RNA sequence: GCGGGUAUAGUUUAGUGGUAGAACGCAUCCUUGCCAUGGAUGAGACGGGGGUUCAAUUCCCCCUACCCGCAC
Numbered sequence: 001g002c003g004g005g006u007a008u009a010g011u012u013u014a015g016u017g018g019u020a021g022a023a024c025g026c027a028u029c030c031u032u033g034c035c036a037u038g039g040a041u042g043a044g045a046c047g048g049g050g051g052u053u054c055a056a057u058u059c060c061c062c063c064u065a066c067c068c069g070c071a072c
Base pairs, nucleotide, nucleotide: 001070002069003068004067005066006065007064010024011023012022013021018054026042027041028040029039030038047063048062049061050060051059
């Protein structure tokens, strides 16, 4: 330099053109003499910029980061 892939919560991940779920973790409360366990509730996410569309996390383009292969 060329080609391909991936990017969703603190972490690991599901998902699909119409509201984004889960697990672990975190916070509060209940339970307990205390801790642990258990239970309830809650906060927390679609890498950035454009385009298509009534509507984009999802489709298209560019950028960024990471990974793989090829070449030098």
This is a predicted structure of a 72-nucleotide RNA (transfer RNA) from a Minisyncoccia bacterium.
Its mean pLDDT, the model's own confidence on a scale to 100, is 82.